[in-house]
Context: one part of a larger RNA
């Protein structure tokens, strides 16, 4: 000189855009962060309103609505955090023995039974948390039979594996008979199954910190055989059998650490880093396991152990902020218990919507990093006033005042895009079909969806009106004088000043240099 996730001192006008617990993976009060789906399925309230009433109450309505229970998708993603790990990581190249919900595609199928069960009532336990008995139903919830190939297995003969309806619509045809039920007909699900796409397990070589004051390490440890397991190759994992595999090209062993794109510096090589963002891994109060599923060995699930904290009716129960805010504590040090889902995006749902502290936004801090401003122009009687002097003058200084102007930001008032795309509701027309329904695509109309927001921009409006400091002044280093002081007092990055005229200490004057910043300390090149 750059350069920072800064911190402190002193100041401090305004905008855009980033950025914001680097410390105790320390412990949390309180509220939010994951739901949805009545186009699976049975049930089903209350307020209010109304209307008769024998003033007890009943019926309509609210409404098949809330909330709840069965059932499906989703809670595996999306949001934090770096404790762990020096390789079961991460990077890069290659590979083979594998799964993959939703998504596209390919052919086929969706036929006929079945028995329970929560909700529900009804009893009983429990301070709670909560369960326990009987009794009652449904289902896209279970559980047999039937079909099975281009699917699996196979001794190539052959065995094996499946399902679920739901919703709109018509009475053209058929059966009964006058409105449903079969049909029909479209929408969408469902089961097998083909190839894709995504994801996602695996394996292999090469790359990846300091230590030799660590030099020897290894017993399921190297390989094989055979069983077992996994969605998959393998000692993954049992039995037997061989004695074998690694290591100075650094094994084992301690330390320290999350890697990468990338940041910073630097002419480069290099050095130093890994905040934000964007890929991968780990983690989830320690520490274990496993259920479920397509996928977890699962942050806001389960279960044991443990520490802590909280209830208790002393039997016995809850809990997890390393998710968004926020308390405490720790620290030189790091923000609001906010606003909306109007856009992007994610789960459900046909779909209208609902969730959505993901996300957009707003609040706080000069933390940066860029941009504007704090006035323009004249103006010498070179004023007063400070400073300094050789007492004549120098200078501060065209600087102030004074006179003409201008009004960007800030203030006040108005006006006003763009972020909106879609969804709805109506018509038309075109697929489709028995059909002019339904239903999907296309299109035209309508009346509309914005947190931000007092938006952004633009007009007007009044007055220089509201907006300057910090650090330095022997050399290095751009910039000097005069008072105090007297090796005290203090200064200092280095040399070094200071012991009576200090350009070095302190203050004032006047100059330098940056400027809403300037300085100091840290760090790194």
């Nucleotide at each position: 000189g750059a350069u920072u996730g800064a911190a402190c001192g002193c100041u401090g006008g305004c905008g855009g855009c980033a950025g914001g617990c680097c410390u105790a993976a320390c412990a949390c009060a309180u509220g939010c962060a994951a739901g949805u789906c009545g186009a699976g399925c049975g049930a089903g309230a209350a307020a209010g309103g109304u209307u008769c009433u024998u003033c007890g109450g009943a019926g309509c309505u609210g409404a098949g609505u809330a909330g709840a229970g069965c059932g499906g998708c989703g809670g595996a993603c999306g949001g934090g955090u770096g404790a762990g790990u020096a390789a079961u990581g991460c990077g890069u190249g290659g590979g083979a023995a594998u799964c993959u919900a939703c998504c596209u595609u390919u052919u086929a199928g969706u036929g006929g039974g079945g028995g329970a069960u929560a909700a529900c009532u009804u009893g009983g336990g429990g301070a709670a948390a909560c369960u326990c008995a009987a009794g009652c139903u449904a289902a896209u919830a279970c559980c047999g039979c039937a079909u099975a190939a281009u699917a699996c297995c196979u001794u190539c003969g052959g065995g094996u594996u499946a399902a679920a309806g739901a919703g709109g619509g018509c009475c053209u045809c058929u059966u009964c008979u006058u409105g449903a039920a079969a049909g029909c007909u479209c929408u969408u699900g469902c089961u097998a199954u083909u190839a894709g796409a995504u994801g996602a397990g695996c394996c292999c070589a090469c790359g990846u910190c300091g230590g030799a004051u660590u030099a020897g390490c290894u017993a399921g440890u190297u390989g094989g055989u055979u069983g077992g397991g996994u969605a998959a190759a393998g000692g993954c994992u049992g039995a037997c059998c061989a004695a074998g595999g690694c290591g100075a090209c650094g094994a084992u062993c301690c330390g320290u650490a999350g890697c990468u794109g990338g940041u910073c510096u630097g002419a480069g090589a290099g050095g130093a880093u890994g905040a934000u963002c964007a890929g991968c891994c780990a983690c989830a109060c320690u520490g274990g396991g496993a259920c479920u599923g397509a996928g977890a060995c699962a942050c806001g699930g389960c279960c044991c152990a443990g520490a802590c904290u909280c209830c208790u009716a002393c039997g016995g129960g809850a809990g997890g902020c390393a998710g968004c805010a926020g308390u405490g504590g720790g620290g030189a040090a790091u923000a609001u218990u906010g606003g909306a889902c109007a856009a992007u995006g994610g789960g459900c749902g046909c779909a209208a919507g609902c969730c959505u502290g993901a996300u957009c936004c707003a609040g706080c801090c000069a933390u940066g990093c860029c941009g504007c401003g704090u006035g323009u122009g004249u103006g010498a009687a070179g004023a007063a006033g400070g400073c300094u002097c050789u007492a004549g003058g120098g200078u501060u200084g065209u600087a102030a005042a004074g006179c003409a102007c201008u009004u960007u930001a800030a203030g006040u008032a108005g006006u006003g895009a763009g972020g909106a795309a879609g969804g709805a509701c109506a018509g038309a027309g075109u697929a489709u079909u028995a059909a002019u329904a339904c239903u999907a695509c296309u299109u035209u109309g309508u009346a509309u969806u914005g947190a931000c927001g007092u938006u952004a921009g633009c007009u007007a409006c009044a007055g220089a009106a509201u907006a300057a400091g910090c650090a330095c002044c022997g050399g290095c280093u751009a910039a000097c004088u005069c008072c105090g002081u007297g090796c005290c007092a203090g200064c200092a990055g280095c040399c070094g000043c200071g012991g009576u005229a200090a350009u070095a200490c302190g203050g004032a004057g006047g100059g330098u240099g940056c400027g809403a910043g300037c300085g100091u300390u840290a760090a790194u090149c």
The part of an RNA shown here (small-subunit ribosomal RNA, 5' domain) has 525 nucleotides and comes from a metagenome. Its mean pLDDT, the model's own confidence on a scale to 100, is 87.